[in-house]
Context: one part of a larger RNA
Molecule: large-subunit ribosomal RNA, domain I
Organism: Candidatus Woesearchaeota archaeon
RNA sequence: GUGGAUAGCUUGGCUCGAUAUCUGACGAAGGAUGUGACAAGCUGCAAUAAGCCUUGGGGAGAUGCAAGCAAUCUGCGAACCAAGGAUUUCUGAAUGUGACUUCACUAAUGUGUACCGAAAGGUACAGGAACUCAGGGAAUUGAAACGUCUUAGUACCUGAUGGAAAAGAAAUCAAUUGAGAUGCUGUGAGUAAGGGCGAUUGAAAACAGCACAAGACAAACUGAAUCUGCUUAUGUAAGUAAGUAGAGAUGUGGUGUGGUAAGGCAAGUCUUUUGAUCCGACUUUGCUGACUUGAAGUGCUCUGGAAUGGGCCACGAAACAGGGUGAGAGUCCCGUAGAGGAAGGCGAAAGGAUUUUGAUUUGUUCUUGAGUAGGGUCUCUUGGAUAUGAGGCCUGAACCUGGGAGGCAACAACUUCCAAUCUUAAAUAUACGUCGAGUCCGAUAGUGUACGAGUACCGUGAGGGAAAGCUGAAAAGAACUCUUGAUCGAGAGUGAAAAGACCUUGAAACUUCAUAGCU
Numbered sequence: 001g002u003g004g005a006u007a008g009c010u011u012g013g014c015u016c017g018a019u020a021u022c023u024g025a026c027g028a029a030g031g032a033u034g035u036g037a038c039a040a041g042c043u044g045c046a047a048u049a050a051g052c053c054u055u056g057g058g059g060a061g062a063u064g065c066a067a068g069c070a071a072u073c074u075g076c077g078a079a080c081c082a083a084g085g086a087u088u089u090c091u092g093a094a095u096g097u098g099a100c101u102u103c104a105c106u107a108a109u110g111u112g113u114a115c116c117g118a119a120a121g122g123u124a125c126a127g128g129a130a131c132u133c134a135g136g137g138a139a140u141u142g143a144a145a146c147g148u149c150u151u152a153g154u155a156c157c158u159g160a161u162g163g164a165a166a167a168g169a170a171a172u173c174a175a176u177u178g179a180g181a182u183g184c185u186g187u188g189a190g191u192a193a194g195g196g197c198g199a200u201u202g203a204a205a206a207c208a209g210c211a212c213a214a215g216a217c218a219a220a221c222u223g224a225a226u227c228u229g230c231u232u233a234u235g236u237a238a239g240u241a242a243g244u245a246g247a248g249a250u251g252u253g254g255u256g257u258g259g260u261a262a263g264g265c266a267a268g269u270c271u272u273u274u275g276a277u278c279c280g281a282c283u284u285u286g287c288u289g290a291c292u293u294g295a296a297g298u299g300c301u302c303u304g305g306a307a308u309g310g311g312c313c314a315c316g317a318a319a320c321a322g323g324g325u326g327a328g329a330g331u332c333c334c335g336u337a338g339a340g341g342a343a344g345g346c347g348a349a350a351g352g353a354u355u356u357u358g359a360u361u362u363g364u365u366c367u368u369g370a371g372u373a374g375g376g377u378c379u380c381u382u383g384g385a386u387a388u389g390a391g392g393c394c395u396g397a398a399c400c401u402g403g404g405a406g407g408c409a410a411c412a413a414c415u416u417c418c419a420a421u422c423u424u425a426a427a428u429a430u431a432c433g434u435c436g437a438g439u440c441c442g443a444u445a446g447u448g449u450a451c452g453a454g455u456a457c458c459g460u461g462a463g464g465g466a467a468a469g470c471u472g473a474a475a476a477g478a479a480c481u482c483u484u485g486a487u488c489g490a491g492a493g494u495g496a497a498a499a500g501a502c503c504u505u506g507a508a509a510c511u512u513c514a515u516a517g518c519u
Base pairs, nucleotide, nucleotide: 001510007504008470009469012441013440014438015437016436017435018434019433022127023126030091031090032089033046034045035044038068041065042064052085053084054083055082056081057080061073062072063071096105097104098103112125113124114123115122116121131162132160133159134158135157136156142149146196172179173178183210184209185208186207187206193201194200214423215422216421217369221254222253225252226247227246228245229244230243231242232241233240234239259400261368262367263366264364265363266362267361268360269359270358275355276354277353278352279351283349284348285347286346287345288344291340292339293338297313298329299312300311301310302309314331315330316320322334323333324332374395375394376393377392378391379390380389402418403417404416405415406414457464458463477503480491481490482489
C1' cells in the first nucleotide's frame, strides 16, 4: 500500500407476558394506473389525487423520506395531533354483456346467482387462516427385505363457526365403602391392554390442582287463552295500545321434565315474593382518550474544540425510570412521580320495561322420546382384547309388574343409572395488530430483509432468492493557485482531529517503487 477482521455503537430482530380479535354487494382484502413547480424510487393520496370540509387540541413556523433552488401558505391561527364527514379512476367475490395484466360494447340507471317473504323488503357469496370442529385422506420412513402393522388419522385437500371453538348436566363410574356435568394441568404410566405378541402402539378409574352452573322441550291434561310483518298513537328506549295482513287444530300458548322414580288428573293441606332478560333520554359515576400541568444550579474555578469531567459551594425529591444535549447531567431539554382532561368509545348505578311463586298428603293408573334398544353378518376405527366407537345389509323389542350398564355368553340376585330431543358461562388454544418486558442477538449474529427486500437477480413456470449499517459536535463537504484532455495529485484553507465523502476503529493473508543490513 491493499484488505475489511476486531473494538465500540444500534435504527432491526428474537422470545415471553398482557390486551384485543374481525373486514366485505354502502363493493373488502389484494393489485394496476395515475397524482408533486422541477419527481426515478419509497411513503401518502385518488381526476376534489403528499390532499378537501367540520369540531377539538396545538401555538410559530410550514410545503413527507430529501439535505437543493424557486414559488407559496401562516396570529383573519398554518404545519402537526385526535374525532367525524366528503371525494375515493380501473381491476378484484366482481355482480349490465363480453373479454383480460386491469380493456371493449351498450346508455334503459335497472338488470349477478341462490334462498326467505303476502308485500314492502331482507339474507348469503369473498378475504383473514394461528387456534377449533367436521368430511375426505397419502407416501417417504421403521419393521435392518416386505404384504398385516408403523409413519398416522400425521402431511395435504375441502367445508363451517367463533372470539374462542368443541365438550357438557350420566341409560356415567365404582365395587358392597362410595363418587356426582364438561374442559385443562400434574400424577396414575410407558402401567392395564393391543400387536407378523415383531417393530412398536398405548388408555381409564382414582388422587392433587385450575375453574365451577345449571336449564329448556316431546308426552299425559288443557284447547287459540299464542306469535309475526306493516300502519297509527305514545315513550329517550326497551316496550305498550289500536287497526290491518299473515302464521297457527298436521296444535300457537299454558302446564310439565324426574330415577329415593317423576309428572298428569281428582280431592285436600301448608306457605308466599324472589329471580331472569332487555332498555337506559334526563341524573350520578368508572375506564379509555388528542393533550395540559409538573420540583430543584446553566454557581465559582481548572483542563479542554466543547463540560455532562476534576476541585469548591448550593438546591429538589410522591420525581435518582429512560433518552437527548459538542465527554459520565437528579437540578439544560424531552420526560419521570404525582395531579387533571373536551368530543367520541366502552361500561356501572339510580330509574324504567317484559316476564316469573313454592312445598306436601291420599286416590287413580293417563304419560315418560321406535325401524330406536337388541340380534346376525361384513367393513372401518380404537389400547379396547368375544368386553371401544361407527357404518352397510338382513332382522327387530319392552312400556314402570318397565328398560340399560356393571370388559366372555345365558339365567338369577345385588349395585347403579334412565337412551333413542335441545341449550349452556368459566377454567383451555391462538396468527396478524397494540402495549410492556428480557441473565436473548449485536451487522457472516439476530428475521430472508437494521439499507427503495420478498427488492436486484435466476427460472417457460411452480418456484428460488442475495449482497448492502457508521464523515463530523456542526457541512464548517475543501474558496483560491499549480498541474491534467478530465481525474488523481501538490499547495492553501476548514476542523479538536482529515475523520475528505471509496469517509469511526483499521488486524491478517497479499504486494514491493525507495532506503538500510545480509547473501